[in-house]
RNA sequence: GGACUUAUAGCUUAAAGGUAAAGCAGAUGGCUCAUGACCACUCAGUUGGGGGUUCGACUCCCUCUAGGUCCA
Numbered sequence: 001g002g003a004c005u006u007a008u009a010g011c012u013u014a015a016a017g018g019u020a021a022a023g024c025a026g027a028u029g030g031c032u033c034a035u036g037a038c039c040a041c042u043c044a045g046u047u048g049g050g051g052g053u054u055c056g057a058c059u060c061c062c063u064c065u066a067g068g069u070c071c072a
Stems, first nucleotide, its partner, number of pairs: 001071007010024004018055001026042001028040003048064005
């Protein structure tokens, strides 16, 4: 220098055009002598930044940033 790939909640991951979900973690309550486990409820996100296409974008396109793999 070139190619591919990843970026979503505090963490690990879903959602593959129709308006974002789960587990763990955290808060509160129940249970317990108490802690844990368990149960209920709750907190959660400008989907890495910017732009474009579309009635509508996490999703498609361009660019930038960061991580990873390969080639030279």
This is a predicted structure of a 72-nucleotide RNA (transfer RNA) from Candidatus Hodgkinia cicadicola.